[in-house]
Formats: sequence, structure tokens, C1' cells
RNA sequence: UAAUAUAAAGGCAAACCCAGUCGAAAGAUGGGGGCGCAAAGCCACGGGUCUAAAGCAGAAGCUAUGAUAGCCGGGCUGCCGUGA
Repeated sequence: UAAUAUAAAGGCAAACCCAGUCGAAAGAUGGGGGCGCAAAGCCACGGGUCUAAAGCAGAAGCUAUGAUAGCCGGGCUGCCGUGA
């Protein structure tokens, strides 16, 4: 400096369990756990999905300003190893 094909020393951590934690909820956070992951590092910019407290509605219900980066796309950064 280039690419991210192979591998995995190190890294992350799904379901599930636990919590006198946060939240209206979705969900988040912490502990255990380990399905998986080469960006499962970071960013809600576009689409999707989930939720609906507040708002709207007579009601059914609608709505993101909430959530999700481990749904897809996009942007930024980058370890080990490898090549030049």
C1' cells in the first nucleotide's frame, strides 16, 4: 500500500435463563449461555420489519418522533494472516 478468497491466535455473541436496571411497548443494558459471524466494528441515509405512549379517530383502527446495523442496500473505519 492492495484485495477481503482461505484460515482463526485474539474478537464478537442468536435462542434460552436470570435482574428490587431503563422503557408505554418494541426493545435496551448487565450476568450466564453459544446459534452463528471476516466487519456480528461504527452511522437510522434509502427500503423493509417490529412497537404505538403521545397525537388523530365515535370506534375498529391509523400514524414514528421510538426500535432494529445479527433483514437488505449505502457511507465511514479496521485486527490477524496473505500479496506487491